[in-house]
Context: one part of a larger RNA
């Protein structure tokens, strides 16, 4: 020195990306708990308090024996003094630093973010805010159903029948979910234009003496599909720009003008989303690029690729506090095991 355990003066997070590590807590039984709330929870909240041994008392409980007591007179039944076992209690006294005395055994609290929530995941770096979920909404599906697998018979779906099955999106609940069908898609439209094979044959050509036989071929009549025409946004998908204006000043509730299918509504907002930016006030600290709370100038939030809130929950992020401590100040000392090095 290295692994891996033990103590440790004084401070007690000053360590560090970050209390990672370690330390504290820790049982039982009594007292006592708050803000929120879906009234269930939150909760073991939080923060107290008692626990060993001896001897003394008073009691509930069971077993039940003398003893009474009753009948069906028995190896019966009832009530029970006694002993016995058993609970939780009371009053005294003892030791000890220490009484759950080793050894197994939550630290805890504010606050925001995401995710309702149990639950699943990257077999071997990640367990998550990623799947999933009840719960919503849309399509398609009438049964030899839709949809899968299979060449196919066949089969699944179902020995089910639209409170069923199949797919897509969102993701408990609360409150809610605006505008916009031009462009893409679906859907719907007995007419209309385009369009194959196919019919049709007006015409034309080759060959032939001739009948024929061949070759091309205009109109016109021919489906879906495309065009068209209409509905649909929890379908793919979008939701402006520029001037000007009140009696300080500043803004502009107005107004003018152009484009546009429509120009972003309610909520949220420097956000897991803000470039400029350590924006600007506030709060915490002596000292805050981070945290929270406001503003609103949203480079480039926004309403089921949902918005915003929300008890419960989370080995999730994220700040802060209490207790705790070798993380540290700054290290020592010690016990195992390797290595080394001597025999």
């Nucleotide at each position: 020195c290295c692994c891996u355990g033990g103590u440790u003066a004084a401070g007690g997070a000053a360590c560090u990306c970050g209390g990672c590590a370690a330390a504290a807590u820790g049982a039982u039984c009594c007292c006592g708990u708050a803000c929120c709330u879906u009234c269930g929870g939150a909760a073991g909240a939080a923060g107290g308090g008692a626990u060993g041994c001896u001897c003394c008392u008073g009691g509930g409980c069971g077993u039940g024996u003398a003893g009474c007591c009753a009948c069906u007179a028995g190896c019966u039944g009832g009530c029970c003094a006694a002993g016995c076992g058993u609970c939780a209690g009371g009053g005294a006294g003892c030791c000890g630093a220490a009484g759950a005395a080793a050894g197994c055994a939550g630290g805890c609290c504010c606050a925001c973010g995401c995710g309702a929530c149990u639950g699943g995941u990257u077999a071997c770096c990640a367990g998550a805010a990623c799947c999933u979920u009840a719960g919503g909404u849309c399509c398609c599906u009438g049964c030899g159903a839709a949809g899968g697998c299979g060449c196919a018979a066949g089969c699944c779906g179902a020995c089910g029948u639209a409170u069923a099955g199949g797919g897509g999106c969102u993701g408990a609940u609360g409150c809610c979910u605006g505008c916009c069908c031009a462009g893409u898609g679906c859907u719907g439209g007995a007419a209309g234009g385009u369009u194959a094979a196919g019919g049709g044959g007006a015409g034309g050509g080759g060959u032939u003496c001739a009948c024929g036989c061949c070759c091309u071929g205009a109109a016109c009549c021919g489906a879906a599909g495309c065009c068209c025409c209409a509905g649909u946004c929890a379908a793919c998908g979008g939701c402006g720009g520029c001037c000007g204006u009140a009696a300080c000043u500043a803004u502009a509730a107005c107004g003018g003008u152009c484009c546009u299918a429509a120009g972003g509504u309610a909520g949220c907002g420097a956000a897991a989303u803000u470039c400029c930016u350590u924006g600007u006030c506030a709060g915490g600290u002596a000292a805050g690029u981070u945290c929270u709370g406001a503003c609103c100038c949203g480079c480039a939030c926004g309403a089921a690729u949902g918005g915003c809130g929300u008890a419960a929950u989370g080995a999730c992020u994220u700040g802060g506090g209490c207790a705790c401590u070798g993380u540290c100040u700054c290290a020592a000392c010690u016990g195992u095991a390797a290595a080394u090095c001597c025999g």
Molecule: large-subunit ribosomal RNA, domain IV
Organism: Carposina sasakii